[in-house]
RNA sequence: GCUACAGGCUUAACACAUGCAAGUCGAGGGGCAUCGGGGAGGCAGCAAUGCUUCUGCCGGCGACCGGCGAAUGGGUGAGUAACACGUAUCCAACCUGGCCCGCACUCGGGGACAGCCUUUCGAAAGAAAGAUUAAUACCCGAUGCGGCCGCGUUCCCACAUGGGAUUGCGGUCAAAGAUUCAUCGGUGCGGGAUGGGGAUGCGCCUGAUUAGGCAGUUGGCGGGGUAACGGCCCACCAAGCCGACGAUCAGUAGGGGUUCUGAGAGGAAGGUCCCCCACAUUGGAACUGAGACACGGUCCAAACUCCUACGGGAGGCAGCAGUGAGGAAUAUUGGUCAAUGGGCGGAAGCCUGAACCAGCCAAGUAGCGUGCAGGACGACGGCCCUCUGGGUUGUAAACUGCUUUUGUGCGGGGGUAAUGUGACCCACGUGUGGGUUAUUGCAAGUACCGCACGAAUAAGCAUCGGCUAACUCCGUGCCAGCAGCCGCGGUAAUACGGAGGAUGCGAGCGUUAUCCGGAUUUAUUGGGUUUAAAGGGAGCGUAGGUGGCCGGUUAAGUCAGUUGUGAAAAGCAGGUGCUCAACAUCUGCCUUGCAGUUGAAACUGUCCGGCUUGAGCGUGUGAGAGGCAGGCGGAAUUCGUGGUGUAGCGGUGAAAUGCUUAGAUAUCACGAAGAACUCCGAUUGCGAAGGCAGCUUGCUGGCCCACGUCUGACACUAAUGCUCGAAAGUGCGGGUAUCGAACAGGAUUAGAUACCCUGGUAGUCCGCACAGUAAACGAUGAAUACUCGCUGUCUGCGAUAGAAUGUAAGCGGCCAAGCGAAAGCGUUAAGUAUUCCACCUGGGGAGUACGCCGGCAACGGUGAAACUCAAAGGAAUUGACGGGGGCCCGCACAAGCGGAGGAACAUGUGGUUUAAUUCGAUGAUACGCGAGGAACCUUACCCGGGCUUGAAUUGCAUACGACGUGCGCGGAGACGCGCAUUCCGCAAGGACGUAUGUGAAGGUGCUGCAUGGUUGUCGUCAGCUCGUGCCGUGAGGUGUCGGCUUAAGUGCCAUAACGAGCGCAACCCUCAUGGACAGUUGCCAUCAGGUUAUGCUGGGGACUCUGUCCAGACUGCCGUCGUAAGAUGCGAGGAAGGCGGGGAUGACGUCAAAUCAGCACGGCCCUUAUGUCCGGGGCUACACACGUGUUACAAUGGGGGGUACAGAGGGCUGCUGCGCGGCGACGCGCGGCCAAUCCCGAAAACCCUUCUCAGUCCGGACUGGAGUCUGCAACCCGACUCCACGAAGCUGGAUUCGCUAGUAAUCGCGCAUCAGCCAUGGCGCGGUGAAUACGUUCCCGGGCCUUGUACACACCGCCCGUCAAGCCAUGAAAGCCGGGGG
Repeated sequence: GCUACAGGCUUAACACAUGCAAGUCGAGGGGCAUCGGGGAGGCAGCAAUGCUUCUGCCGGCGACCGGCGAAUGGGUGAGUAACACGUAUCCAACCUGGCCCGCACUCGGGGACAGCCUUUCGAAAGAAAGAUUAAUACCCGAUGCGGCCGCGUUCCCACAUGGGAUUGCGGUCAAAGAUUCAUCGGUGCGGGAUGGGGAUGCGCCUGAUUAGGCAGUUGGCGGGGUAACGGCCCACCAAGCCGACGAUCAGUAGGGGUUCUGAGAGGAAGGUCCCCCACAUUGGAACUGAGACACGGUCCAAACUCCUACGGGAGGCAGCAGUGAGGAAUAUUGGUCAAUGGGCGGAAGCCUGAACCAGCCAAGUAGCGUGCAGGACGACGGCCCUCUGGGUUGUAAACUGCUUUUGUGCGGGGGUAAUGUGACCCACGUGUGGGUUAUUGCAAGUACCGCACGAAUAAGCAUCGGCUAACUCCGUGCCAGCAGCCGCGGUAAUACGGAGGAUGCGAGCGUUAUCCGGAUUUAUUGGGUUUAAAGGGAGCGUAGGUGGCCGGUUAAGUCAGUUGUGAAAAGCAGGUGCUCAACAUCUGCCUUGCAGUUGAAACUGUCCGGCUUGAGCGUGUGAGAGGCAGGCGGAAUUCGUGGUGUAGCGGUGAAAUGCUUAGAUAUCACGAAGAACUCCGAUUGCGAAGGCAGCUUGCUGGCCCACGUCUGACACUAAUGCUCGAAAGUGCGGGUAUCGAACAGGAUUAGAUACCCUGGUAGUCCGCACAGUAAACGAUGAAUACUCGCUGUCUGCGAUAGAAUGUAAGCGGCCAAGCGAAAGCGUUAAGUAUUCCACCUGGGGAGUACGCCGGCAACGGUGAAACUCAAAGGAAUUGACGGGGGCCCGCACAAGCGGAGGAACAUGUGGUUUAAUUCGAUGAUACGCGAGGAACCUUACCCGGGCUUGAAUUGCAUACGACGUGCGCGGAGACGCGCAUUCCGCAAGGACGUAUGUGAAGGUGCUGCAUGGUUGUCGUCAGCUCGUGCCGUGAGGUGUCGGCUUAAGUGCCAUAACGAGCGCAACCCUCAUGGACAGUUGCCAUCAGGUUAUGCUGGGGACUCUGUCCAGACUGCCGUCGUAAGAUGCGAGGAAGGCGGGGAUGACGUCAAAUCAGCACGGCCCUUAUGUCCGGGGCUACACACGUGUUACAAUGGGGGGUACAGAGGGCUGCUGCGCGGCGACGCGCGGCCAAUCCCGAAAACCCUUCUCAGUCCGGACUGGAGUCUGCAACCCGACUCCACGAAGCUGGAUUCGCUAGUAAUCGCGCAUCAGCCAUGGCGCGGUGAAUACGUUCCCGGGCCUUGUACACACCGCCCGUCAAGCCAUGAAAGCCGGGGG
C1' cells in the first nucleotide's frame, strides 16, 4: 500500500430544520375532483384536426363510507431490587384475529350516516346547520346442529376447591355478499396450532452510622369487576401480617443467553447478535380492537418550540439519514425493493430507511505486498578502536540476472449466484411437481480470467541499567532532563540529549484509561489472632450451631440408574464452502442446573425402644486471705493536757522555706481520733474475673477426694440480653489520724509551671446511688479427647517401717516428639483433632469527626472519610554506642622530677600586606613539617627583555664545515654583529656540530575523590581469619566461649569441635660476662736499648683493646602455693634471673587521612605559551594571634685563675700540628695525614679566689663603631671577632607537656646538608646522675565477656516540638453597612 469479514454517540432518555420510515383493497360501496379512452351534440376549418358541452359507458381513481393492517418490524435503557428476569412446576382459575381440521348453516326485511350539493362562522386549523344517498356499515325478524344460563337425571375421573360425559325441561343467541363463474368470502360450534395472561419454589447488588415496618394493612363472610384467580375494588367482622434466615428505608442498577480473565473455584462486564422486560417530551387517563392503556392514535395537565388577524391553533427523530449542543470520542440528509421477510389484495401489483447493498473511519480480526537470486578475505560514506592498521554498518549498496502478487492500461466475463411471474404442455393424488417459452439484477461491468508494461506504486514505531531481547562514542555536569518499580544525573552517565550500532513488533508501533491475573493480599477450594493487625475485662444464659453407646423405623439430606427440560447463536471437536485464513456452514459434544421417576440405606436427620461411661443427684470426709454482716485487739502516727528539760529542731548532695525562749525537738504519764493490720508469709492458698491477709461470732457460695446409691444424654458453646467489674472520677450524707493531685513557699537550673524540701485542699475511709474503663496480661476465648519423661510443692485417699512408692485435683521448674518467622511453647500446649463464639486484613489521619445509644457530668459504646506516605511492624544476627555491668592494661590518673603558658630572641603557621610575598601540610595524626642549608643559582612566584622543533634527549632527510674557542663592538644580561680557525680515514665514507624541514617535544598546569608506590594514625594494641566438622530456614554461630595464668588469642585445664594461617614470641643487630683464634696502625707484664720526657726502639700475646667464632639464662635447681600452666622468695649459684637493657620488625583493617611538587601514571587543559633563556625583585614584608625552641630571671649561681677524665664520628677544593703576627675573628710560613699511624678535640666536675641579694660583676636583646672570612657579588639578605651601649625579665593566670633508671634532669662533643650560613633545628655520642609509684575511685585511650538499643554515614547517630518567610483553610475582632425582633 491492498483485500475480506465484523464493528462504529460509552457523554445530554439534551433540543431538533428538511426528506423519508404504514399502508392496501374498485373482486365491499356511493361516486367522478383528476388522467386516458368510447359515445352524443355544438363551434371553427376544404380536410386532417382543434376548441367546447353532455354522458361513469370503459381503463382507472383524489377525498369519503367499509374491510384488513396499523399492538409486527425498527429504536432506546430513563424507570425498575420487582415473580422484572433466569430456571423449574402449575392454571380443574384463563383468552387467542389471521392459519389448519371437523360438523352445521348463509332466509326475509328496515332505517340511517359520510361523501356530493346549498348555507353559515373562522386569519387558520377546523366547525356547524339543512337537503339527498349506497354498501361485505348498522338494525329488526326467522331458523338453532350447537353454545351460554337456570332447575333436575345417570355414570366415570382427579392433588383440595373440583373436572368430564349422558339425558329431561325452560330461557337466550347467527350470517354478506362480490366476480371476468375459476373462486374469494360470511355465521355458529368443537378440536389443533400459534401467541398471550396469571400463580408458585429456587436464584438475583450495597448500606444496621436504616431496627422496627404496615390500616386495605393480614385474614374472613358477602358482593362488584375481569378473559381469568385474587383486597384487584367495596360494605361488614376479626386483629392480624412482615422482620436479625435482615422487614422497612436509603443508594445503585434493565435481566438473561453470553463476553473477558483465571488451573479451577471465583472476579469483572452485559457493546454487536438472540430471548424477555420497560419506555416513546414529562405526568395521568381511557377509547377502539382478537390483541394497546398504543413511538410515527385520541383526551387532559405541564414544560418547551413554532404559526397567528391575539380570538385561537400546530408539534413530539430513544425509526433512517441529517443539524445544533455536550464531549477525549463514534459515519452518508446514498442506492434498491433484485433477494430474505412483512402488510393489503383473488391476482397483477402497491407499500416497506425491516432488509440487502454501496459510502466514510488502521477503531478490531485475518490474509497479502513493499521484491527474489547472484554479487568483495568486503567499495565510498558513517561510527568505534589498542590508530602506517583493524572492527562494524555489510551481500547491505553499486552491478548482473530473474519474477510480476499488488499497480497502470486493454480485453474477456451480457456467464453464475434465481427464483418469481405470464402463457403453453406433461404427470398424478386438482394443487403440487416437472418441462418449454417470454420477462425480472440495486450491487456492477463487480468477483474472477487473460494480455501488455515495468522493481516499477508501497515502512514505520518503540526500546537497548535490572526486571526484559538489545552497547558504544560524544555532549551535559544533582543542570538540562529520565522514571512502571528499584532508581539514574554533583567531569570518564551502557539510565539524560544526539549519533552509530543492536533488539522487538510490523501497516502498524508506543502512551494513557479500565477489567481479570499474579494476590493463598477476604483464604469455600485456600489465611490467621503470645510478641507482626487480631481473644470480647469476667461470668450466667436465650435464639442458633454442634452433640455419647446399642438396636429398629423412615427416606428429608446423601448416592446410583432413568425420563423431561436446559431456545438458537456462542464454546470445543471433526467435516464442508469462500484461492488460504479470519468468516460462514453441517454434524457431534458441552450446557456442571432444575424437575419427575425407580432404587440403595453406610453416614447425618426424623420417630421408637434400650444402656451408662458424659452430665447431674446422694452419702461420708477435707483444705482454704472465697463473700456479707457484727463484735473485739495491740503496736505505730498525729493531736490534746500535765510533768521533766533547754536551745535549737527539722530537712538536704549542700541548703533554705518551716517549727522554736509565748519553751519547740527530745523524754515521761494520761487521754482522744481515724486509718492500716508487723512477725507467721512461702515458686503457699481461695475466687469466674476484678480481687481477697489482725482475732472472733453468725449467715453463705464454690471446689477436691472416697463410695458407686439414684436419674438416664438431662451435654458443649453462646450473637442479642442480664449480672459482676481495680484505680481514678461523680451525687447525697457522714468521717478525716496518715498520706496527698491542685495550690503556696524554699531550693536546683540558662529557665524549672519538674525531679528534692516545708506545708497543704479535693481525695484516700464509711453508707447509699452512679460510672463501666485499665499493660482488666499468661498481651494466650471456652469445652472435650489423645500424645515420652524428670523434678519441687499444696490438699485428700490408699499402702507403709520411720522410707522409697501408688492415685486424684491444683500450683511451679526443666525437657522429648511435634509446632513456631524466630524468640519460644511443650499433658496448665502456642502439639494432634473436633465443636461453638469473638476478632484481624499496610502505616498515619483515628479510636478522631458526624449520627445514634447510655450517663448528672466527666465520659463510655458503636465508628468512618477526605488527604497523605512507601513503608509502618515482628523476631533474630553482626557491629557500633551507653553519664549499663564485670575483668584487665597503658606515664592514663595518682605519687614525684623538670618544663610550656608571662619576658627577649630564633624558627614555623595563621592573618594582613604586596607586583610577588610560589606551592603543599590544618584536631589527635598540620605548625624547627616537605626543607639534611632560599644572597645569585635553587625557584616553581612577580616585573622587564629575548626564543618558537624550542633550554635538554632522539629518528629521518637535505645543506654546510663548522661548533666551540679567541679577539673586538653593542647590551643589564640572555643575546646579536664582525674577524680568525675542523678532526679521522688511502678511498668510499665516518665522527662531531650547526642550519632548514619533519616525526617525536615541553609543562612544579588541574584532578591524591580516577590511580601505582610510599607514609602517618589507631598501635607493638592482641587481635584478625581459614579448612573440615557440628548447630541454625537464614543472616550467622561454634572454634576464638568458661576457669586459672601471661607482656601477649602466652600457656594450662575444660570443651562439638579438630587443626591451620596472618599477628605475639623466637630467629636478626647492638650493649653487658667468659673462652678460643688472630695481633697492626692498637697494647706493654716480663727481657734489653734509648730519651729532659713519651711503647720511642728491639721484642712479646700475658693484659687492655680490636673482631671472628663459640659458651652462657632454661623458672634449669631449692623452699612455699597451685591439678597444670605458672606465681613467689632481700633463696642459692651466676657477669647477667624470670621478656637482662636498647633497636629493627607494624596482622585483617579504619580515617575517599597525606602526597599528581620526589617518582610513575589514566583523563582533561596550554602550544610565538600555562613551554624556555636572562637581569632584577620576592619566598626574609609586619598592627597582630598561635605552635615549637633557645637564653634567662641567678649564690646548687656569675666572674677570674689552676688542674683532670670520654665516646662516636669526620678529613685532600680536606683536617690541620708547630712557629711567627694580631686583643680577637684570622693571616703568613714549615711540616704530618688518603688515617686504630697524622689532625679535629671536651664541658659540667674538682681546687683556689672574688661578688653577697641588688635589675646586680644577674641577664644579654637592641644599637653605634671597627674588623675577619666565604663567595662573581654580603644593599634588600650571611656568619664570626673586638670595643662601646645594656632592653624586657626577680620563676610566670586559666590551662597544659615529658619522664619509672643509667631513665628524668644537667654538661659538653660529633656528623649530614654546605663556598659561606641565619643550626638555638635534625640525627647521633659520651660525662655527671636523681625522686616517686599507696593504689585503680576518678580523667583519657585500649582489650575481653555480658546487657539494652527506635543507631548501621554506626552517639559528631537517630529524633521531637516551637519559631522565621510564603501559601491554604478556619476562628476572634475595633470599625463600617444591611436585615429582623423588642
This is a predicted structure of a 1382-nucleotide RNA (small-subunit ribosomal RNA) from an uncultured bacterium. The RNAcentral record of the sequence draws on ENA and SILVA. Model confidence (mean pLDDT): 82 of 100.